[in-house]
RNA sequence: AGAGUUUGAUCCUGGCUCAGGACGAACGCUGGCGGCGUGCCUAACACAUGCAAGUCGAACGGACUGAUUCUCUUCGGAGAUGAAAGUUAGUGGCGGACGGGUGAGUAACGCGUGAGUAACCUGCCUUUCAGAGGGGGAUAACGUUUGGAAACGAACGCUAAUACCGCAUAACAUAUAUUUGUCGCAUGGCAGAUAUAUCAAAGGAGCAAUCCGCUGAAAGAUGGACUCGCGUCUGAUUAGAUAGUUGGCGGGGUAACGGCCCACCAAGUCGACGAUCAGUAGCCGGACUGAGAGGUUGAACGGCCACAUUGGGACUGAGACACGGCCCAGACUCCUACGGGAGGCAGCAGUGAGGGAUAUUGCACAAUGGGCGCAAGCCUGAUGCAGCAACGCCGCGUGAAGGAUGACGGUUUUCGGAUUGUAAACUUCUGUUCUUAGUGAUGAUAAUGACAUUAGCUAAGGAGAAAGCCACGGCUAACUACGUGCCAGCAGCCGCGGUAAUACGUAGGUGGCAAGCGUUGUCCGGAUUUACUGGGUGUAAAGGGAGCGCAGGCGGGAAAGCAAGUCAGUGGUGAAAUGCAUGGGCUUAACCCAUGAACUGCCGUUGAAACUGUUUUUCUUGAGUGAAGUAGAGGCAAGCGGAAUUCCGAGUGUAGCGGUGAAAUGCGUAGAUAUUCGGAGGAACACCAGUGGCGAAGGCGGCUUGCUGGGCUUUAACUGACGCUGAGGCUCGAAAGUGUGGGGAGCAAACAGGAUUAGAUACCCUGGUAGUCCACACUGUAAACGAUGAUUACUAGGUGUGGGGGGUCUGACCCCUUCCGUGCCGCAGUUAACGCAAUAAGUAAUCCACCUGGGGAGUACGACCGCAAGGUUGAAACUCAAAGGAAUUGACGGGGGCCCGCACAAGCAGUGGAUUAUGUGGUUUAAUUCGAAGCAACGCGAAGAACCUUACCAGGUCUUGACAUCGAGUGACCGGCUAAGAGAUUAGCCUUUCCUUCGGGACACAAAGACAGGUGGUGCAUGGUUGUCGUCAGCUCGUGUCGUGAGAUGUUGGGUUAAGUCCCGCAACGAGCGCAACCCCUAUCAUUUGUUGCCAGCACGCAAAGGUGGGAACUCAAAUGAGACUGCCGCGGACAACGCGGAGGAAGGCGGGGAUGACGUCAAGUCAUCAUGCCCCUUAUGUCCUGGGCUACACACGUACUACAAUGGGAUGGACAGAGAGCAGCGAACCCGCGAGGGCAAGCGAACCCCAUAAACCAUCUCCCAGUUCGGAUUGCAGGCUGCAACCCGCCUGCAUGAAGUCGGAAUCGCUAGUAAUCGCUGGUUAGCAUACAGCGGUGAAUACGUUCCCGGGCCUUGUACACACCGCCCGUCACACCACGGAAGUCAUUCACACCCGAAGCCGGUGGGUUAACCGCAGGGAAAUAGCCGUCUAAGGUGGGGGCGAUGACUGGGGUGAAGUCGUAACAAGGUAGCCGUA
Repeated sequence: AGAGUUUGAUCCUGGCUCAGGACGAACGCUGGCGGCGUGCCUAACACAUGCAAGUCGAACGGACUGAUUCUCUUCGGAGAUGAAAGUUAGUGGCGGACGGGUGAGUAACGCGUGAGUAACCUGCCUUUCAGAGGGGGAUAACGUUUGGAAACGAACGCUAAUACCGCAUAACAUAUAUUUGUCGCAUGGCAGAUAUAUCAAAGGAGCAAUCCGCUGAAAGAUGGACUCGCGUCUGAUUAGAUAGUUGGCGGGGUAACGGCCCACCAAGUCGACGAUCAGUAGCCGGACUGAGAGGUUGAACGGCCACAUUGGGACUGAGACACGGCCCAGACUCCUACGGGAGGCAGCAGUGAGGGAUAUUGCACAAUGGGCGCAAGCCUGAUGCAGCAACGCCGCGUGAAGGAUGACGGUUUUCGGAUUGUAAACUUCUGUUCUUAGUGAUGAUAAUGACAUUAGCUAAGGAGAAAGCCACGGCUAACUACGUGCCAGCAGCCGCGGUAAUACGUAGGUGGCAAGCGUUGUCCGGAUUUACUGGGUGUAAAGGGAGCGCAGGCGGGAAAGCAAGUCAGUGGUGAAAUGCAUGGGCUUAACCCAUGAACUGCCGUUGAAACUGUUUUUCUUGAGUGAAGUAGAGGCAAGCGGAAUUCCGAGUGUAGCGGUGAAAUGCGUAGAUAUUCGGAGGAACACCAGUGGCGAAGGCGGCUUGCUGGGCUUUAACUGACGCUGAGGCUCGAAAGUGUGGGGAGCAAACAGGAUUAGAUACCCUGGUAGUCCACACUGUAAACGAUGAUUACUAGGUGUGGGGGGUCUGACCCCUUCCGUGCCGCAGUUAACGCAAUAAGUAAUCCACCUGGGGAGUACGACCGCAAGGUUGAAACUCAAAGGAAUUGACGGGGGCCCGCACAAGCAGUGGAUUAUGUGGUUUAAUUCGAAGCAACGCGAAGAACCUUACCAGGUCUUGACAUCGAGUGACCGGCUAAGAGAUUAGCCUUUCCUUCGGGACACAAAGACAGGUGGUGCAUGGUUGUCGUCAGCUCGUGUCGUGAGAUGUUGGGUUAAGUCCCGCAACGAGCGCAACCCCUAUCAUUUGUUGCCAGCACGCAAAGGUGGGAACUCAAAUGAGACUGCCGCGGACAACGCGGAGGAAGGCGGGGAUGACGUCAAGUCAUCAUGCCCCUUAUGUCCUGGGCUACACACGUACUACAAUGGGAUGGACAGAGAGCAGCGAACCCGCGAGGGCAAGCGAACCCCAUAAACCAUCUCCCAGUUCGGAUUGCAGGCUGCAACCCGCCUGCAUGAAGUCGGAAUCGCUAGUAAUCGCUGGUUAGCAUACAGCGGUGAAUACGUUCCCGGGCCUUGUACACACCGCCCGUCACACCACGGAAGUCAUUCACACCCGAAGCCGGUGGGUUAACCGCAGGGAAAUAGCCGUCUAAGGUGGGGGCGAUGACUGGGGUGAAGUCGUAACAAGGUAGCCGUA
C1' cells in the first nucleotide's frame, strides 16, 4: 500500500466482499513447562450454609472464675472470705455514613472542565487562647411476680457512671441597639468601640512525674454542601410547552441561597441556536482502531454519581434519609400451638435458574491499610497468598552434529523413474524442561512468614515423557491421485459439482502458524462509501416548476477609536495510573520502579492592532432615483374584421357521395355530393414568420382603443453600500381534472357501429358525449428540460442575427467602434467519455436546494392541504450482487446508401399428377442392425444385403478363446476317407514331418496364467478426415500515429475490377494468409521421333482391304517449344487505373474447363474406415455355425427411370465418335438356337487381338390422333446364365397379357454456349445383379430490358435495453409454493400523564380534659414535656375516561422469490401505431 466482483472487451460511477488489528469472549480439534495478568457481558433472578464490624473493664454498677484464709464435715465434700489477674450480659463512649459490591435508575449541574459561595457545615487530627466550681434526680443490669408456642415482653422493687438535669463563672461566641475606620461588582464584608441579654464542662489511669480524656472560642487541615459558564446520544412521522408555572413583597424552613414551602400581587417563563415528548444510556481518566482528523467503547485499575427485594418515611448522629439500623405498605420465602412472628449475598465463598459462556463453601492477618483501645491486643472474605481455566500477553522446550545403496514402506508414473528424503535407521553428543536427593534467599531496619515441598543453587539419572491445527481455483503462500457424477457436498466474494473436479470426500505431497490452530460474534480500518482534513449534482443518485421576501449567512474604497474574535508573553489548573522518551529491577521478555516531556483543554492577567467584528466620519465605482430616447405575440379590459368548417333557407342539377391498403358502417331519388345566393353561430387568427421578439417561469401571434409592468441605450443632476443569497412564509404556475352558471361551429376521452385479426375491449373508417371556449372559485402537478439554482469578477478568436449609441465618409450605402440580447464554429482549460467552451460543464467567491447501491417505493403508517381526484412530507421488513453512465467491436433491424450472384426478371427443359426403381419417415416384426436430419440427411456411408458380407433376430456350440505376444512340456500338425448331426462340431481309420548357423525355429496339442476380443458407450474427451458459408473477397500483422482505455488508423474516401484487382488521394509506411499467376486438359503452329498408328508421291497386289515393298509429307501419337501482353490504333477517363471500338491473329481483354478452398463459423458429420483417452462386458456385450432378417407395407416425403406420342412409333437399308476395360480376363471367326445363350476355339497382358453393330441421324415404306402399331407396368407359360444354393430374394430371353398415364393444383428445381436439352458408348463395384454413380463423345438451341422486388453475400453508415448475439432480449395478468409487510371487527399485555376515592408509617401543625423525677413555688400549683385525638402532606391500593407502544386476529391488500406452467407481445431496430412525462 491494495485486491476480487457489473462487460464480448473498455473507461467511469457505484455497491457488495476480502487481506490487518483488537477482545472480560464462546465453539471445534489438539495440548509440555514457567512468569505476569484476567475470569456471570445473560436473570438489579431466587437463595441453603458459613464467614464479611466491632471494640473499649484506663467511663459505670453488677455477675462469674479465682490464689489465700476461716468454719462445718458422713472426710466424698459443703459454706464463707475474697488479693493479683482474667472473663463478661447490661449502662455508657467511639466506630458502624469507611472499606467491599453492583450499574437497575438517571439525558441530569449526573459527569467532565473552569470559576464562585460577601449564602455554608465539618467528628477524629494540628496550632493557639480561656476554663473544668458546686449540686440534684433517675434508670438498665439485678431481684420477685407474671404473659407468650416463639419472637419478645409487662408490673413492682434496688443501684452506678465520662448517662441525664438545674445553678455559678464567661467572651475574641451569639442576638439587639448606637457608632468609627476600611474594603468590595451588588446584596454587603472585615477590623474595632459602647450598652443590654444568653449559653460550658467529666472524669479516668498511675507511687509520682505525667498521660489520656472534658468545656468554650479562634485558626488550619481534611471531608462535604450549594450556585454558575462551557461541553455531554437519537428521533420533527414529537412544534408548541408551562399554574408553583415566571417574577415580586412578606413569612416559614435549612448548615446555607433559593417557589425549597406558604399567603397575597402581577402575567409572565422556555422554544427551529430544537422547548416539550418519546427512545436509548451510569459519566470520566482512559481502552481499541486509524497516517491523522476521526470512529467505536467505558471489563480489569483510578476519580465521581446512583442503588442495596419493590415503594414510601423519618430517627440517631459531625456526617445517612443509612447494603450486613428502625417504621410502614407490596410481592415472595420460611417458622407457627393459627393467636402471631422471622428474612433480604448488586460483601467473600457457594447453590439453583437463565445462558454459547465465566473459578474454591481454600490459607493468613506475616505484609499494606482500616475500626476500637493508654497499651497489650481484638476484629478485618479490605488485603496478602494459594486453588481452577491455554482466557490473554510474554518466555522456554519437544533435541544437536554427522549420516546415501538416496533402505523399507507410502504416493505417483510416460514403467525409465520421481517424491516423501538427511527425513529414518545408525554413530557421536547435550541436559533447557523432567525425575530424585540436598541446599536455600528477599519480602522482617528487634520479634513475628499465610505463601512454602517458595524462587534460586548443587549433584545424579536418562533422548528418555512433550505437536498439533488450518489451508492448498483466484483474491492468497501452497498440487497430484482415487472416489463421487448438478448427487453427496463446498462457499468470505467471484463461484465449484451434470464421468477425466488442482474448488466436494479421502490419501500422498506442499504451504502457513505453532502449544496452539481454525470458526463464529463484535468494533475500528481498508471505505475519500457522509468527504473538517477529504466527495459530488448536463447524461451515472442528485438543481427546488418560477419569483418576491422575514430571519440567518456573506458583503465596495478611505480614515480614526475600541479590543469580542485573532496573535504573543506570563500565572493557575489540566489527580494518580495509562501512553511516549530515557534510565533502572526481576537470567530475558511480558511485568514492575524512577525521572522527564507531554496531556494539543479551560480560566486569569499583560500586551499587539494587520485581518474579521463594532462605533464614528467620509467617498462613488456596486445599487437606486431623475432626465432624454427606444424595440417588443409582456399583461388586463372593451370593441371591430375577413377567410374557412358546420348548420338553416332558397335556386340549379342528378345518382351517386363519402371513406380505405381494400372495404364496409354512414349520407342520398323524401333529391345528397357538386354549384350559386342569403342567413345563423362558435372557435381559431393563413401569408408576414425568422434557431426573430417579449416575459421570472408557466407562457404570449388578426386589427383598434384604454389602463399597466419590465427591459435597453444615452446622460451623469441626486442618494451614498441602501447590496447578494434566502430555511420557513407568500404569490404565480401548461395540459388534464373539480364546482356553479353560461356557451357549444369544429375537434374529440367514454360509448356505438363497420373493418382488420387466431383474438382486436387497439392501430384504420363512420358517428359521437363529457371536455376543449367564457366568468368566478378550486387543484398545484409535467421529460414544469438547457434534464445545467441565483449573483459577481476574470480568461484567444471567428462568423450570423435582433435593438440602441458613437465615428469616418456621404446623395444613399459600405466600413470602424461600443452596450444589451440571441445562435453557430472553435483555442486554452475542463470532462469517465460524450461534450462544454465569455449565454462554461473553465478559473475563483458567497448563499440556497439536493444526492449517498438496485428493487421494495415515491409505497405503507402518521401528519398537513384538497369538494373529490389526489398532492406534500416520507420509512421499514424482506430481497439481489449488481443496478447504472459514456464510449468500443460485432451481430441484428418489417433503418438507409452502393455493389455482386441463374438471386429475380427474360427464356429453355423439368419436378410436384402416373407406373416403376431407389432412399427416408412411420408402422409392423423375434429381428426388420447401425449411422446421416433445413439449406449442408433422404440413388447418403453402400464402387452393387440370395449364403458370405452382417454389425440384427431365433436356436445350437466354445471359454486363454476365431486372432497377437510370453515361459515350460509333448510331438506331430496339415491332409484324405467313413459315420452322426442343420451345421459348427464330434468319433473312427489312413497317411505323416520341414528348415537349421545344431543353440533352436516353424506348426500343432493338453493344462494353468499374464492376456486376447468387443461394429459395446461417449464425435459434448480426441487425432485424422469431410461438409458448409464460399472460389465469397475477405482475414490479419510489424512499426508509426491518435485515444486514459477497449480500440481506431492502415483496410475508410474518389474512380475501377471477376477480385482488398489496380490507380489517385490520405498519418500512415510496409508485410503476411487469401485473389491473380505458376500446374493439368483443351483451341493454333513449329521441332524431334515414326510402331502396333498414317499413306501424298513411287512400285507390287487383292473380290475388297496400308495387304506388301517403301516413305516420314499429312492425320495421329507423345515430348519439347512458340503464341496473347490492352502489345498497336482511335475515343472516353483525371495526361491515371481502366473502359469502349478497331486492326492483325487459330485464339482478345481472366480464350474455355479442371485442380487449388484464407482467418474463421456451425460443441456441423464421422468412436461403424482407421487411430485413440476414459468407462463398460469377460463361460459374454467375445467366438463359431444353421436358418431367418436388413427386401415387411393402410400410408407420407425426397431423388431418379420410362412415358403420355406424329419434331413420334414400327420395319428395312445406310453413315459418322470419343474415352475406356481385358489372363480366375476380354473372347473373334465358324456351327446350333427366334432369342437370352450354347459348342468348338484363333488372337491378345493389348495404338497390334477382343469387348464393339455407337445411337440420335439419313433414305424408303407404314401408322393417321385413338388410351392407339402410344405407353409399357403387372401377370401367365416356356427358357437361358451365374452360383454349394435363385422359395423368401438375382439378372436375362421368347410368346402371351397390356395397368396407370392424354403434359400434371398449391408450390418448386436446374441452366447464360459447345451450355441447356437430346442421343448413345465406356468404366468401377460383382460369381451373378445398375433406371444409381463416375466418365466419354454425337446432335445442338432460346433468352438476359434491367436491378423495383424474393433469396444469399460484400462494403459504408445509422439505431439498439442484443453479445448463447433477433431462433436475441423482455413486460403484465392468471395458476401454484414459500417469505416478510400493510389494513382489519376485535382480544391481550405494557407504559404515560390526568380526575376522583381510600389513605399506612412518619415529619410538621393544632389540641391535649389524661399523664409526668430533676426547675420555680406562697406547696393550691406553675413552667415545660408528653400519651391520646384532630388536621395538611403522602406510598401502595381502587375507580374512571384518555394518550403512546407492542403482541395477536377471521378476512383482505399489494410486494418479493421460485427449473422447464397459462394467456398474449407492451418495450429494446422506424420493435412493425416512434417512445416517454403529467392528467382523466
The RNA shown here (small-subunit ribosomal RNA) has 1480 nucleotides and comes from an uncultured rumen bacterium. The sequence is in RNAcentral, with records from ENA and SILVA. Its mean pLDDT, the model's own confidence on a scale to 100, is 84. Its Rfam family is "Bacterial small subunit ribosomal RNA". Gene Ontology terms of the family: structural constituent of ribosome and ribosome.